[in-house]
RNA sequence: AGAGCGAACGUUAGCGGCGGGCUUAAUACAUGCAAGUCGAACAAAGCUCCCUUCGGGGGGUGAUUAAAGUGGCGCACGGGUGAGUAACACGUGAGUAACCUGCCCUUUGGCGCGGGACAACAGCUCGAAAGGGCUGCUAAUACCGCAUAAGUCGCUGUGGUCUUUGGACCCUAGCGGGAAAGGAUGGCCUCUGCUUGCAAGCUAUCGCCAGAGGAUGGGCUCGCGCCCCAUCAGCUUGAUGGUGAGGUAAUGGCUCACCAUGGCUAAGACGGGUAGCUGGUCUGAGAGGAUGAUCAGCCACACUGGGACUGAGACACGGCCCAGACUCCUACGGGAGGCAGCAGUAGGGAAUAUUGGACAAUGGGCGAAAGCCUGAUCCAGCCACGCCACGUGUGUGAUGAAGGCCUUCGGGUCGUAAAGCACUGUGGAGGGAGACGAAAAGCAGAGGGAACAAUACCCCUUUGCCUUGACGGUACCCCUUUAGGAAGCACCGGCUAACUCCGUGCCAGCAGCCGCGGUAAUACGGAGGGUGCAAACGUUGCUCGGAAUUAUUGGGCGUAAAGCGCGUGUAGGCGGUGCAUUAAGUCGAGUGUGAAAGCCCCGGGCUCAACCUGGGAAGUGCGCUCGAUACUGAUGUACUAGAGUACGGGAGAGGGUAGCGGAAUUCCCGGUGUAGAGGUGAAAUUCGUAGAUAUCGGGAGGAACACCAGUGGCGAAGGCGGCUAUCUGGACCGAUACUGACGCUGAGACGCGAAAGCGUGGGUAGCAAACAGGAUUAGAUACCCUGGUAGUCCACGCUGUAAACGAUGAGUGCUUGGUGUCGCGGGUAUUGACCCCUGCGGUGCCGAAGUUAACGCAUUAAGCACUCCGCCUGGGGAGUACGGCCGCAAGGCUAAAACUCAAAAGAAUUGACGGGGGCCCGCACAAGCGGUGGAGCAUGUGGUUCAAUACGACACCACGCGAGGAACCUUACCUGGGUUGGAAACCUCCCAAAUCCCCUAGAGAUAGGGGAGUGCCCUUCGGGGAAUGGGAUGUCCAGGUGCUGCAUGGCUGUCGUCAGCUCGUGUCGUGAGAUGUUGGGUUAAGUCCCGCAACGAGCGCAACCCUUGUCUCUAGUUGCCAGCGGUUAGGCCGGGCUACUCUAGAGAGACUGCCGGUGUCAAACCGGAGGAAGGUGGGGAUGACAUCAAGUCCUCAUGGCCCUUAUGCCCAGGGCUACACACGUGCUACAAUGGCGGUUACAACGGGCAGCGACAUCGCAAGGUGAAGCUAAUCCCUAAAAAGCCGUCUCAGUUCGGAUAGAAGUCUGCAACUCGACUUCUUGAAGCCGGAAUCGCUAGUAAUCGGAGAUCAGAACGCUCCGGUGAAUACGUUCCCGGGCCUCGUACACACCGCCCGUCACACCAUGGAAGUCGGGGACUCCAGAAGUGGCUGAGCUAACCCUUUCGGGAGGCAGGUCCCUAAGGAGUGUCCGGUAACUGGGGUGAAGUCGUAACAAGGUA
Repeated sequence: AGAGCGAACGUUAGCGGCGGGCUUAAUACAUGCAAGUCGAACAAAGCUCCCUUCGGGGGGUGAUUAAAGUGGCGCACGGGUGAGUAACACGUGAGUAACCUGCCCUUUGGCGCGGGACAACAGCUCGAAAGGGCUGCUAAUACCGCAUAAGUCGCUGUGGUCUUUGGACCCUAGCGGGAAAGGAUGGCCUCUGCUUGCAAGCUAUCGCCAGAGGAUGGGCUCGCGCCCCAUCAGCUUGAUGGUGAGGUAAUGGCUCACCAUGGCUAAGACGGGUAGCUGGUCUGAGAGGAUGAUCAGCCACACUGGGACUGAGACACGGCCCAGACUCCUACGGGAGGCAGCAGUAGGGAAUAUUGGACAAUGGGCGAAAGCCUGAUCCAGCCACGCCACGUGUGUGAUGAAGGCCUUCGGGUCGUAAAGCACUGUGGAGGGAGACGAAAAGCAGAGGGAACAAUACCCCUUUGCCUUGACGGUACCCCUUUAGGAAGCACCGGCUAACUCCGUGCCAGCAGCCGCGGUAAUACGGAGGGUGCAAACGUUGCUCGGAAUUAUUGGGCGUAAAGCGCGUGUAGGCGGUGCAUUAAGUCGAGUGUGAAAGCCCCGGGCUCAACCUGGGAAGUGCGCUCGAUACUGAUGUACUAGAGUACGGGAGAGGGUAGCGGAAUUCCCGGUGUAGAGGUGAAAUUCGUAGAUAUCGGGAGGAACACCAGUGGCGAAGGCGGCUAUCUGGACCGAUACUGACGCUGAGACGCGAAAGCGUGGGUAGCAAACAGGAUUAGAUACCCUGGUAGUCCACGCUGUAAACGAUGAGUGCUUGGUGUCGCGGGUAUUGACCCCUGCGGUGCCGAAGUUAACGCAUUAAGCACUCCGCCUGGGGAGUACGGCCGCAAGGCUAAAACUCAAAAGAAUUGACGGGGGCCCGCACAAGCGGUGGAGCAUGUGGUUCAAUACGACACCACGCGAGGAACCUUACCUGGGUUGGAAACCUCCCAAAUCCCCUAGAGAUAGGGGAGUGCCCUUCGGGGAAUGGGAUGUCCAGGUGCUGCAUGGCUGUCGUCAGCUCGUGUCGUGAGAUGUUGGGUUAAGUCCCGCAACGAGCGCAACCCUUGUCUCUAGUUGCCAGCGGUUAGGCCGGGCUACUCUAGAGAGACUGCCGGUGUCAAACCGGAGGAAGGUGGGGAUGACAUCAAGUCCUCAUGGCCCUUAUGCCCAGGGCUACACACGUGCUACAAUGGCGGUUACAACGGGCAGCGACAUCGCAAGGUGAAGCUAAUCCCUAAAAAGCCGUCUCAGUUCGGAUAGAAGUCUGCAACUCGACUUCUUGAAGCCGGAAUCGCUAGUAAUCGGAGAUCAGAACGCUCCGGUGAAUACGUUCCCGGGCCUCGUACACACCGCCCGUCACACCAUGGAAGUCGGGGACUCCAGAAGUGGCUGAGCUAACCCUUUCGGGAGGCAGGUCCCUAAGGAGUGUCCGGUAACUGGGGUGAAGUCGUAACAAGGUA
């Protein structure tokens, strides 16, 4: 990445259907509505009729009012919410023989006779109000008494049935208790009375009472299930039980009295936190995990707390009483209220709707019914909140339009997309028509039925009539019309589908993780394009998934996190073999239940779908019955293979106690003896002339036990080591006998437990924390040294931890082997001991299968299995805080969180590195020679200065480097003066051929003017064309030594001319990778040989190339001259080259080829021969894969950026040449191996026409003048110098040295002032061999000597090349530096210039402690005690019943009082939780702070 949501937020938005909509403040509520109804229970007003003694009485009606009252039923339903509740609250299954149940249904039996009140009402009266008070009247289906009693209830008794033995049910007898409304309405006249008709009466319906049964609903009890914390481990006094009583519908400590002392708890009591529970919902393959909105079941609650009343049912949402908080009214005296009902308001919040319509339907209450009530409900409104459906057009259309974007400038893309043309009409608009949801009820008729005297009445069925719709003139349908009004959002670096340009420049910003952004950003912002979804799209939050990342399914613990330090053993878990029984687990079948809805399947209905609906399946669960008996369990019995006991042996540092022994150290005494000893890297502190150390003798004391001694032994582990005695534990072997599963593991618990440490008392030789001193060092609170106290030792007690390690729990079984060793035994053999074969038990090594991430383990498993215990779940914070337990203390055990990071870790790999190891190489060291560093000068650089001192190069690998040559130019810098299509190129046009010369102004660039002078091709002679020059316009450029070498190409440096770097195939490894390339030899070499799971190959090495060294052949001028001739004596000339040298072509030659030895029969090495040369002959060219973002955008090329009357171009002058200073590289010296003077030999490489220039001549000279020769083996540069020989100087700042300076010159050049080189004369500085340090060189080399060349007008001490003279030394590889190979270690990988630790300082964050302080929870004690039930009382009051003489009394009741209980409240004690706090502790985090260097390499003291 997926799925989901009561969501919210951002952008956007056409339509419909179906759903959903305060998750927060159970916060407070204005206003309206949400529970009434019945006149067929009762009275009344009103109307009307009749009678009347006019006072009134009676009847009807009561349609309407029913506002109100009495009375009945309802108000315990419906609706809301989830605060509380961890509980029999809920779920599921049972039980109730311990219960209730209004209305409803079925059924039985009844409803007789009486009585007295109270509302309304009337009058009076109190109060602001809300509300009362007193007097009087009255009805009932209101209230009361009596009677009756089939059932029923209570008590007593007989019998039967069942039973869980408690009891229950049935039959039956006796005694006792207890009912009612015969009321309401309708109808009728059979019977009776008056007699139209009505009443009594009858009848129907409704109602009432007492029972029985049912249904429904409930109460109570029980099994099982049901969140987190053990840092909550003990809880409990009505507590547990009994007896009795009370109470309840009912069991029960529910309550009370008495008695007993119980009850619960590690299978988690008690306490704390959180939470309504469930069907279900979301997710998941499932098992699970999360959740409990809407719908449905149950529970709880109704402002907060307490309480009861009424009732079938409540301790009651829209009832009552009390207390409290709050709000409102008030006349201040008192009153009123409870939206967690529907709307709505405020508040809170990220956030959740209308103060709508209707009872038409469904349902509920009342009623006989009509009907009334119903914010239940049905509808509508708002909201993309969700799901589903539809649309925003369809076809055609290539000049691939315009335009945008990109571009390699060709083009590509948006794109058939658009336009255009032709269609359609879902939808929109207008018009029309228009539902389903409605059936009942009612009325009338017909048929049937029960009861009856009955054809009324009533009930059922059917027909007809009439009426009823909030939604709504809505859905749906028809007609007309129009492509019209209808597409957005997110993303495009990887994960992850989708790429370019511009802007920005570690800024602005992005970001789910990794990470982007510091001038070329597919990652920021915009654009174009693309991708994905789509009326939505994204973001945020939350859940599951992925996550086998808590692992039942389905993980681990040697080294990654993880085996308790070890044992004994309780609970628990697990457990050998046979038989029998049982049937708890287990399995099977049947049955009950598992609500509906939902999920799933098959159908049906809305045009489809969402949605709705019918049926089925499923619901893995629980109960009951029956069956099976292999396994497990239980019971019984038996067995011996597990385990144990007895007997006989031997082994052992196993443990405890006591005694004994010798060596050594130290100390003491004595002897000998003399100046040192000791100690170290080196020293010092220290000891010693008061006699040490050394040595001999004697003594004291403590501690430890050399050799034996061994991956030997013993023990559970820690651990155990002289000898002897004694006490004692365990294991092993052998052979028999016995017991008969007695076993294994082991939470808690208990014991043991190194060292250090603690307490008390001893002891103390040696050693030795702390401490002191000496060293070392930047420091050295260390390492080293000299001392030295605790301690180390003993006894007793405590501590309880270790890298207590095999980093590996215990037990049992199984699974190829080899080889040691210890103990015991058997066999064979032997005189005996060995050897050999073999059994059991221990202890090692190597290895098969297997296993493991790998390393490794491997019968002593880390293999294959089983049983039991312990432990782990990212790093840090932290084994810390708090709490608890233990401890004398130190501390131990148990053990978090906030916060923070995107890692931490293991094993292995490749590199790199190491003050690791091995092997090897290099002028790397060493051995030598000569230098640098000191001086002066030259040159480069830094720094400084300056208008500018242009730029680059910076360890090695910048610094005589780019530059192989800055006076102008160069030149890029500075100052100033100019210029703008440009110094150049293209096209077009105009003029002029080109070109050359002169003048004026100016510093010049430049500007102005004048003169000379015409060519080539074609020609119709007008002209046209080419080239060139000048001018103009334009396309759109040109130009830039401007920036980026960290965008690049190319080139170059370096490692390093080091011997390495790789590949294919194969093989090994999960893989990174390895092998090959390692190993044994050898080499300069990965050179070669041998071996080898490798076999081959490539780039490097070597060789091929150039040069040099020898020879041969060819050739013979400009070279050469042997022989011949000539000669001016110079190969000068003739001549020759078959000669030599040389030249320059071609060849030969060298290959470890030959010999001997060594070596593995090899490669090769050593020696030798021959040879000019010998083991790569010398030198050069040649530079592997890579490294250093090494160097260069200023050689060149080039992307991008920047400038465009300037950052381009031209010019003059200046600067790059400055100068307190520092460094690099050189030159010249400091002198006698020399200087000077004289003289005299011998080269090579090269160069030369804008040139080299002989020679002659002038000049002291630089050089000048004239000038031959030479386009070069011909001529010139060209003198080679050092060396040699002679002379002089004689150790001095000199006859050394030449700087500096003065003067005069020469040359080059337009021009030597800034600023050239050279010459002459004069001047004559520093310097007398160079501190620390440092460089080059191994032979024709170093050193020394000169020569040539490039650049160049001129200007080398630099650079490159050439030859001359020509050494010394190398024992060797310990050390320094660099490198190669192998190996070890690693915490490094930007690779040791690495990594990294701690304190301190600063900032921020969270947190612990803390005098206190604030809030909350609950506990206990005490005070006080409302309302209220109950008890007692009740002298006051009292209609019904009883007695009575009618006064009164009694029964009963009421008020009042009082007692128990008790809410809020008050006081106090202690406890828990949270907030806050001066100060304080550590922790974490933070680009560039301080101090050190602890760790990683032997990390420099492992």